[in-house]
RNA sequence: GGGCCCGUCGUCCAGCGGGAGGACGCCGGCAUCGCACGCCGGAGACGAGGGUUCGAUUCCCUCCGGGUCCA
Numbered sequence: 001g002g003g004c005c006c007g008u009c010g011u012c013c014a015g016c017g018g019g020a021g022g023a024c025g026c027c028g029g030c031a032u033c034g035c036a037c038g039c040c041g042g043a044g045a046c047g048a049g050g051g052u053u054c055g056a057u058u059c060c061c062u063c064c065g066g067g068u069c070c071a
Base pairs, nucleotide, nucleotide: 001070002069003068004067005066006065007064010024011023012022013021018054026042027041028040029039030038047063048062049061050060051059
C1' cells in the first nucleotide's frame, strides 16, 4: 500500500428497512436481626459525517478505530 471482517447500554452478545432486546453488572424496593441468595421495578447504547428512502442500527460512500491475510 491492497483485500476481507468487525464497531450496538459499564462488559459480553442478539437484532439487519417501520416497536433497540437479553445476560451479567449498577440503582431502588420487598424479604432478613444484618449480609448474601431470591423476587419485583428502574436507569443505561446503535463509532463520526454525508447520501438513498415516506422511514436507516440495518442499504451506499468517505473517514476514524480494531482484527486478519497478501505485498